About this RNA:
The prediction has a mean pLDDT of 82. Predicted 3D model of a 542-nucleotide part of an RNA (small-subunit ribosomal RNA, 5' domain) from a Pseudomonadota bacterium. NCBI's taxonomy places the organism under Bacteria, Pseudomonadati, Pseudomonadota.

[in-house]
Context: one part of a larger RNA
RNA sequence: GAGCGAACGUUAGCGGCGGGCUUAACACAUGCAAGUCGUGCGAGAAAGGGAGCUUCGGUUCCUGAUUAAAGCGGCGAACGGGUGAGUAACACGUGGAUAAUCUGCCCUUCAGAGGGGGACAACCACCCGAAAGGGUGGCUAAUACCGCAUACGUCGCGAAAGACUGUGGUCUUUUGCGGGAAAGUCGGCCUCUGUUUCAUGCUGGCGCUGAAGGAGGAGUCCGCGUCCCAUCAGCUAGUUGGUGAGGUAAGAGCUCACCAAGGCAAAGACGGGUAGCUGGUCUGAGAGGAUGAUCAGCCACACUGGGACUGAGACACGGCCCAGACUCCUACGGGAGGCAGCAGUGGGGAAUAUUGGACAAUGGGCGAAAGCCUGAUCCAGCCACGCCGCGUGAGUGAUGAAGGCCCUCGGGUCGUAAAGCUCUGUGGGGAGGGACGAACCCUUGAGGGUUAAUAGCCCUUGAGUUGACGGUACCUCCUUAGCAAGCACCGGCUAACUCCGUGCCAGCAGCCGCGGUAAUACGGAGGGUGCAAACGUUGCUC
Repeated sequence: GAGCGAACGUUAGCGGCGGGCUUAACACAUGCAAGUCGUGCGAGAAAGGGAGCUUCGGUUCCUGAUUAAAGCGGCGAACGGGUGAGUAACACGUGGAUAAUCUGCCCUUCAGAGGGGGACAACCACCCGAAAGGGUGGCUAAUACCGCAUACGUCGCGAAAGACUGUGGUCUUUUGCGGGAAAGUCGGCCUCUGUUUCAUGCUGGCGCUGAAGGAGGAGUCCGCGUCCCAUCAGCUAGUUGGUGAGGUAAGAGCUCACCAAGGCAAAGACGGGUAGCUGGUCUGAGAGGAUGAUCAGCCACACUGGGACUGAGACACGGCCCAGACUCCUACGGGAGGCAGCAGUGGGGAAUAUUGGACAAUGGGCGAAAGCCUGAUCCAGCCACGCCGCGUGAGUGAUGAAGGCCCUCGGGUCGUAAAGCUCUGUGGGGAGGGACGAACCCUUGAGGGUUAAUAGCCCUUGAGUUGACGGUACCUCCUUAGCAAGCACCGGCUAACUCCGUGCCAGCAGCCGCGGUAAUACGGAGGGUGCAAACGUUGCUC
């Protein structure tokens, strides 16, 4: 000199864009943060309103209701959001391998969806419990569950041929035997089949099953790179390798039995300390050094430790089980909980914000859709925390006014500064107008395509509809120079000097050093210098 997620002191007008617990991965009151689908399924209230009867207490029917809440089932909940504790490791970065692998939803293609069965919730009845919750018996549906049939692919085993090869094997073709699937629902129609309606028929949408390919995602392995200490020099028994078996989606001591005695290390093993890694960020001419907030990628974690279940995917933040610590409820028998999600509270600390609005946009989940959910997100609030921009007026004005300070008493200086005169209207205040962000989806017209079809579906083109921010930005008019400047420094380094007070005192100080009676170094004043809505100080980095 530059920089900062800063803090502190003094000061403070406005706006834009960003940023905001670096400490206790300390403990948490309260609310919200993951639901959705009735076009998978069974069942199905109440308030309110209307009508009838009435002993005026009620009761019945219709509506509410294609409803709500709960249940079975599907998909999601493994994303999104947080944190950096642990981790010196294939964790990350980079480049490869997978002939050792998996992949829901999505896209393309091929082949199919025939015929049966038995349950369990909800519900009803009874019972246990203070509660949380649970038990027994009975009824019932399905795209829930289970057999059977079928098998283009596929999987396993066997045979033959060929190709490649790392000689272990892999791939291709042909063939034999064996195993293994499925689910419907909604709309439209009478062209076909059967018809009294119309559906078992046809057709369209969404789904279902087997298989191949793709896209995106994930697992595993390898080369190289990645902090300090040698006052850490030896470490290692599943250890290193083999055989066989088990296990996994998948290679492997991953696990186990047996056998052998290996494996690593001064090119730093092992041990200890510290630490999430990277793109980047800061600095520097660069080399390098320091760093890893915000944003983005990867990893790890979710009160602490361990475990599996479900599932395409988890060993699962707002799931389950066990143990532990802590907190809460209890009828003392037993139960409930996990903010390192968004707000918020206590605590710690020099220090870090609102228990706000909206799903309008972007994105996500579910749904055929309407839509619902979304503390992701978009916005608003607080804070000069940072960067940037604007303003606090402009022009003119010398009897160089008054006043302050200095003085050699002549004057000098603050100083064109003020006043005065002429203007302007950013910001502020008032009035009026008033956005972009909106494209969709959907509804409804028109035209075209597909079709038996004026259903549906697809394409094109009109109209209608949707804004939290926000009556905000912006625009126009009005208003008055009126409401808006401070902070540090002035001995040298280092731009900027005099007077008074003090008298090695009080004090200053980054270094050198000032102060003991004329202190440009202390304190005040006048003047000056620098920066400016900031200026200084402290801390840290280069």